[in-house]
RNA sequence: CCUCGAAACGGCAAACCGCUGGAAACAGCGGGACGCAAAGCCACCGGCCUUCCUUCCGCCCAUUCUUUUGGGGCGGGAAAUGGCAGCGGGGUUACCGAAA
Numbered sequence: 001c002c003u004c005g006a007a008a009c010g011g012c013a014a015a016c017c018g019c020u021g022g023a024a025a026c027a028g029c030g031g032g033a034c035g036c037a038a039a040g041c042c043a044c045c046g047g048c049c050u051u052c053c054u055u056c057c058g059c060c061c062a063u064u065c066u067u068u069u070g071g072g073g074c075g076g077g078a079a080a081u082g083g084c085a086g087c088g089g090g091g092u093u094a095c096c097g098a099a100a
Base pairs, nucleotide, nucleotide: 003100004097005096011036012035016031017030018029019028020027021026034086040092041091042090044089045088046087047084048083049082054078055077056076057075058074059073060072061071
């Protein structure tokens, strides 16, 4: 120095609660600790989550002489460019120093 993870100084902070932002997933801050040796950082690969917008199907309303197009609403499906680094892999940086 690398692998590694005993001890210590310390560090982080799940659920939940409050405030703020967001359509949502979720995030920031404060409280709070289930856990964590990278639970520091990066969405590159896989995975998971969400659906404002987009798009598809069905129904309803208004408009029209009728149909198509177009407008509004409800229900369902698809779909990240959104989110998760405390899901796994990968990349990158780092405190301490028992055993091996």
Molecule: c-di-GMP-I-GGC riboswitch aptamer
Organism: Alphaproteobacteria bacterium